Context: one part of a larger RNA
RNA sequence: CUGGGUGUAAAGGGUGUGCAGGCGGGGCAGCAAGUCGGGUGUGAAACCCCAUGGCUCAACCAUGGAGGUGCAUUCGAAACUGUUGCUCUUGAGUCCCGGAGAGGCUGUCGGAAUUCGUGGUGUAGCGGUGAAAUGCGUAGAUAUCACGAGGAACACCAGAGGCGAAAGCGGACAGCUGGACGGGUACUGACGCUCAGGCACGAAAGCGUGGGGAGCAAACAGGAUUAGAUACCCUGGUAGUCCAUGCCGUAAACUUUGAACACUCGGAGUUUGCCACCUAGUGGUAAGCUCCCUAGCGAAAGCGUUAAGUGUUCCACCUGGGGAGUACGGCCGCAAGGCUAAAACUC
Numbered sequence: 001c002u003g004g005g006u007g008u009a010a011a012g013g014g015u016g017u018g019c020a021g022g023c024g025g026g027g028c029a030g031c032a033a034g035u036c037g038g039g040u041g042u043g044a045a046a047c048c049c050c051a052u053g054g055c056u057c058a059a060c061c062a063u064g065g066a067g068g069u070g071c072a073u074u075c076g077a078a079a080c081u082g083u084u085g086c087u088c089u090u091g092a093g094u095c096c097c098g099g100a101g102a103g104g105c106u107g108u109c110g111g112a113a114u115u116c117g118u119g120g121u122g123u124a125g126c127g128g129u130g131a132a133a134u135g136c137g138u139a140g141a142u143a144u145c146a147c148g149a150g151g152a153a154c155a156c157c158a159g160a161g162g163c164g165a166a167a168g169c170g171g172a173c174a175g176c177u178g179g180a181c182g183g184g185u186a187c188u189g190a191c192g193c194u195c196a197g198g199c200a201c202g203a204a205a206g207c208g209u210g211g212g213g214a215g216c217a218a219a220c221a222g223g224a225u226u227a228g229a230u231a232c233c234c235u236g237g238u239a240g241u242c243c244a245u246g247c248c249g250u251a252a253a254c255u256u257u258g259a260a261c262a263c264u265c266g267g268a269g270u271u272u273g274c275c276a277c278c279u280a281g282u283g284g285u286a287a288g289c290u291c292c293c294u295a296g297c298g299a300a301a302g303c304g305u306u307a308a309g310u311g312u313u314c315c316a317c318c319u320g321g322g323g324a325g326u327a328c329g330g331c332c333g334c335a336a337g338g339c340u341a342a343a344a345c346u347c
Base pairs, nucleotide, nucleotide: 003319004318005317006316008300012315014201015200016199017198021194022193023192025088026087027086028085029084030083031082033081034080035077036076037075038074039073040072041071042070049065050064051063052062053061054060091191092188093187094186095184096183097182098181103177104176105175106174107173108172109171110154115149116148117147118146119145120144121143125136126135162169163168206247207246208245209244210243211242215241216240220236221235222234223233258314259313260312261311262310263309266292267291268290269289270288271287272286273285274284275283276282277281296303297302320347321346322345329340330339331338332337
C1' cells in the first nucleotide's frame, strides 16, 4: 500500500466532549481547481511489438514503423466533486405550553434493625455446628422491659418499571441544577455527522492528610476438619468499608455487539405523553423498555425496525499459539502501578 475481518473463533477504544482531518440536504446562476475531450511540444538510444532484410536456418544483427501509462502548454465541455453568490425547509438548532423520572449537588428530618451503655425483672445457662470446640456467663450472661449513645444502610412500595454518556442512581422533604420526551409549528436557514491528538468524567480495591467507626470484615489469632489444611466451617478481629479533600485510572468498565443517518413483513406485553371515538373501553400516534417471528444474514447456536438484514460516512481495532500485555525506552504516578510496546527462542 492492499485484501478480508472485529457478539461467541484474533479483533469495538470504559464513557463523553471536541480542535485539526475525512464526509455532508433541495433549487437557480457563475467560475473552472479536480474531472472529461481535442491540438501542440516533449517523452534519447538500446530493450518490447510489427514489417522487411543480412549471416545456408535459428539464436544474433541491421533498417523502417508502431507504441510509449507520463509531463508541460493551449483550446474547449460543465453532468459530478470543488468554489462563489442568491435562495428553500425536510437535517440541525431556537421559542411557547405540558406531563414523567432512584439524573446530579447541598441541607434538614424520620422509623425499623444491629451493637454498646445505664437501670428494672430473672436464673443457669448462652452461643455455635454435620457433630463439636474455642468464645461468653453466678463479678449474674442469654432472654425480656425502659431510657440513652453512636454509626451505617434505607424493608414493604419494587416491576423484563424509570433515569443517566458511561461509571452508576432507591427512606422523606426543601433549595439549586442537567438532560430526554410529547404537543404547537412561531423563528434561524445546512448552522450537520464522525473524530487521530487534547480535555473531562470514570465501579471496586488501593494511596496521602484530617475526621469517624455500629455492623461487616482482607491480614492476623484461636477452635474444628484433615494424612496435612498456611482453606472451606466456627469464635474473635485490624486495615478497610463511612465523611471531607487530594491522588490512582483500572474491571467479565459486557449488550463480550463503536457513533450517525436512511431503508426493509407481522404479532404480544409494558412505561410516559398526545389525539379520536359509538368512552367499563377501543383505536391511532410519538419516544422508550421486554418477548416471539418473516425476508435477509449467520459456521452454527442465533440476530431479526433497539439487526448480527440492506446501504452510506467517520473513528477504533485484528492478522497462528506460547514467549507477553512481558523486557527495554519514553510518558504519567507518593507508591501500588498504569499507558505505549518488541525480540530472541519455541510449537

Model confidence (mean pLDDT): 89 of 100. This is a predicted structure of a 347-nucleotide part of an RNA (small-subunit ribosomal RNA, central domain) from an uncultured bacterium. The full RNA is in RNAcentral, with records from ENA and SILVA.